[in-house]
Transfer RNA, 72 nucleotides, folded computationally. Model confidence (mean pLDDT): 80 of 100. Its Rfam family is "tRNA". Rfam classes the family as a transfer RNA. Its family is annotated with triplet codon-amino acid adaptor activity in the Gene Ontology. The same sequence occurs in records of 2 taxa.
RNA sequence: ACUCUUAUGGUCUAGGGAUAAAGACAUUAAGUUUUCAGCUUAAAAACAAGAGUUUGAAUCUCUUUAAGAGUA
Numbered sequence: 001a002c003u004c005u006u007a008u009g010g011u012c013u014a015g016g017g018a019u020a021a022a023g024a025c026a027u028u029a030a031g032u033u034u035u036c037a038g039c040u041u042a043a044a045a046a047c048a049a050g051a052g053u054u055u056g057a058a059u060c061u062c063u064u065u066a067a068g069a070g071u072a
Base pairs, nucleotide, nucleotide: 001071002070003069004068005067006066007065010025011024012023013022018055027043028042029041030040031039032038048064049063050062051061052060
């Protein structure tokens, strides 16, 4: 220098064009329990950035950023 892969709550992982962006762990609140733990219920919390295509983009295209791999 070029090519490829990845980027989604605090963490891990789904979702591959339309519906409330889902689940597990964690956190908070309530209930249960003498207390803790455990269990039950509920809540908060996320699409790396910019542009384009489309009636509609987390999803498709381009560029950038960050991480990783390969070739020279």